[in-house]
RNA sequence: GGGCGAUUAGCUCAGUUGGCUAGAGCGUUCCCUUGACGUGGGAAAGGUCACAGGUUCAAGCCCUGUAUCGCCCA
Numbered sequence: 001g002g003g004c005g006a007u008u009a010g011c012u013c014a015g016u017u018g019g020c021u022a023g024a025g026c027g028u029u030c031c032c033u034u035g036a037c038g039u040g041g042g043a044a045a046g047g048u049c050a051c052a053g054g055u056u057c058a059a060g061c062c063c064u065g066u067a068u069c070g071c072c073c074a
Base pairs, nucleotide, nucleotide: 001073002072003071004070005069006068007067010026011025012024013023019057028044029043030042031041032040050066051065052064053063054062
């Protein structure tokens, strides 16, 4: 230098043919349970969907560029 893949909550990840409202598990906080902790039950908070632009009535999803990480080729 070239090719491929990944980037979504603090962490690990899902997200269907583009169609309202972005989700799960773990973690965190609160409540119940316990003498207390843990387990168990319930609730809540937490997101510029890497960044920028484009297409579209509508983009996490499609297109382009950039950045970071991984793998391969030279």
Annotation:
This is a predicted structure of a 74-nucleotide RNA (transfer RNA) from an uncultured Patescibacteria group bacterium. Its mean pLDDT, the model's own confidence on a scale to 100, is 80. It was read from a public genome assembly. Its Rfam family is "tRNA". By type it is a transfer RNA.